Annotation
The prediction has a mean pLDDT of 82. This is a predicted structure of a 72-nucleotide RNA (transfer RNA) from Papaver somniferum.

RNA sequence: GUGUUUGUAGUCCAACGGCUAGGAUAGUUGCCUUCGAAGCAGUAGAUCCGGGUUCGAUUCCCGGCAGACACA
Numbered sequence: 001g002u003g004u005u006u007g008u009a010g011u012c013c014a015a016c017g018g019c020u021a022g023g024a025u026a027g028u029u030g031c032c033u034u035c036g037a038a039g040c041a042g043u044a045g046a047u048c049c050g051g052g053u054u055c056g057a058u059u060c061c062c063g064g065c066a067g068a069c070a071c072a
Stems, first nucleotide, its partner, number of pairs: 001071007010025004018055001027043005048064005
């Protein structure tokens, strides 16, 4: 350089074009406990960037950026 592929909470993963973006874990508050741990019940937190298509885009298309793999 070319091709393929991935990009979503702090971390790891979901999500037929209908979204009010879900789960685990971590955080935090309360209960429980002599205190902790464990357990239970709450709570906050995210779609890489810019365009396009569409009534509607995390999803489809184009470009960019970053990572992985293959080839050179």
The sequence is in RNAcentral, with records from Rfam.